[in-house]
RNA sequence: UGAGUUCGCCGGACGACCGCGGCGACUUCGUCGAGGAAAGUCCGGACUCCGCAGAGCGUGACGCUGGGUAACGCCCAGGCGGGGAAACCCGAUGGAAAGUGCAACAGAAAGCAGACCGCCGAUGGCCCACUUGUGGGCACAGGUGAGGGUGAAACGGUGGUGUAAGAGACCACCAGCAUUCCGGGUGACCGGGGUGGCUAGGUAAACCCCGUCAGGAGCAAGGCCAAGACGGAGAGGGUUGCUCGCCCGUUGACACUCCAGGUAGGCCGCAAGAGGGCGGCGGCGACGCCGCUCCCAGACAGAUGGUCGUCACAGUCAAUGGCUGUACAGAAUCCGGCUUACAGGCGAACUCACGCA
Numbered sequence: 001u002g003a004g005u006u007c008g009c010c011g012g013a014c015g016a017c018c019g020c021g022g023c024g025a026c027u028u029c030g031u032c033g034a035g036g037a038a039a040g041u042c043c044g045g046a047c048u049c050c051g052c053a054g055a056g057c058g059u060g061a062c063g064c065u066g067g068g069u070a071a072c073g074c075c076c077a078g079g080c081g082g083g084g085a086a087a088c089c090c091g092a093u094g095g096a097a098a099g100u101g102c103a104a105c106a107g108a109a110a111g112c113a114g115a116c117c118g119c120c121g122a123u124g125g126c127c128c129a130c131u132u133g134u135g136g137g138c139a140c141a142g143g144u145g146a147g148g149g150u151g152a153a154a155c156g157g158u159g160g161u162g163u164a165a166g167a168g169a170c171c172a173c174c175a176g177c178a179u180u181c182c183g184g185g186u187g188a189c190c191g192g193g194g195u196g197g198c199u200a201g202g203u204a205a206a207c208c209c210c211g212u213c214a215g216g217a218g219c220a221a222g223g224c225c226a227a228g229a230c231g232g233a234g235a236g237g238g239u240u241g242c243u244c245g246c247c248c249g250u251u252g253a254c255a256c257u258c259c260a261g262g263u264a265g266g267c268c269g270c271a272a273g274a275g276g277g278c279g280g281c282g283g284c285g286a287c288g289c290c291g292c293u294c295c296c297a298g299a300c301a302g303a304u305g306g307u308c309g310u311c312a313c314a315g316u317c318a319a320u321g322g323c324u325g326u327a328c329a330g331a332a333u334c335c336g337g338c339u340u341a342c343a344g345g346c347g348a349a350c351u352c353a354c355g356c357a
Base pairs, nucleotide, nucleotide: 001353002352003351004350005349006348007347008346009345010344012311013310014309015308016307017306018305020033021032022031023030024029035328039339040338042337043336044335045334046333047218048217049216050215059214060213061212062211063210064078065077066076067075068074079093080091081090082089083088094209095208099207100206101203102202116148117147118144119143120142123141124140125138126137127136128135129134130133156174157173158172159171160170161169175199177196178195179194180193181192182191183190184189222268223267224266225265231259232258233257234256238254239253240252241251275294276293277292278291279290280289281288282287312326313325314324315323316322317321
C1' cells in the first nucleotide's frame, strides 16, 4: 500500500427567535423533555392479585463442559465437529448396540439385504472325443458382493494367503467400535498401552428415553377517594297519603341524619433504579467489589416541533456559487437479553500478500 476478520462507538453540530408537554416559589422566570433500536412482543425477571398439604402423572421449554447473572432459551472462557490459506466463522452440540417409525429420484437390490452387467461354473446337468476316467465345450441349475454401473448412502480400507471364481474365510498394517489400565485436565475431553470381536448405516427442530426447569393471570395487574342513582338503619313526629270526619296507633311517600357496596370521575401504582458518569482494585473474560459524583421524559394511549444564520455530509445544476435533503425509526409499569431495520462516518486489535528500512 492492497485484500480481509473481529470488536466498540457516533448517527448532523453550534447560536438566535417562536412554540408544545411535565415539574418548581406556575402569566413573567427556572429546569427537564425519545432510541440504539423507544420496533417485533420472542425469552428471562422485578412488581401485583389469585391459587397452593404432600407425592405422582401429564404438558411445555431447554440440552457438550466450567463460569457470570436477580434470572434466562442470554453472555464469557474452553472442549468437540465442520468451513477457511489465515485472522476467524458456523453448530438445539445428551442418547440411534431400549423400542417404534421414516427415506423422493436413480438403481437389479435401501435396512436385511440384494445377482442388471461382469467373473466362475469346483459340484450337478447336457454335448463331443477317445487311451474308460480323463480331456474339451455349453452356461441350464447354481456359486460369487472382488470389478462395472445407480445413488446422499450398497454393510470397514490397502496388500497378501486362499479359491473354480470369491468372501474377515484367514493373516499383516491402518481406521473405527467396545472394554480396561496409565498419564494430563475442576470438567467437557485429550495423549498412550493392553484385550476383544472383525464393523455396529442415516434420521431424535420424528415419536421416544434420560436429565434440568416451569402454579395461573397480567399495570386494562392492583390499591385509595367517590357525584348522581339504588340499598340498609335511625331519631323526631315536620309535610302529606291511607279515613265520611276527628283522635290515637300502625304504615307508605317526601324531607333529615348515619352506614355499606360501588358506577361516572379523580388519585396512587408511575420513575432514585438489578440507574448513569468517572476513578481504583480483583478476574483471560462475561462480570464483581469499593470510592466520588449526577438526578435524567412520562401522558387525555394526545408534548418532545418549527423558522433563520454559520458549518459538516450527500445529491443535483446553467458550478468561486445556487437549490434540495440529513438513514432506520419513535417512549406508555420498569429492567436484563435476543431478533429485525438503519444513509453516512469514526476508532481499536488481528490475519494474509507485496514493497521499503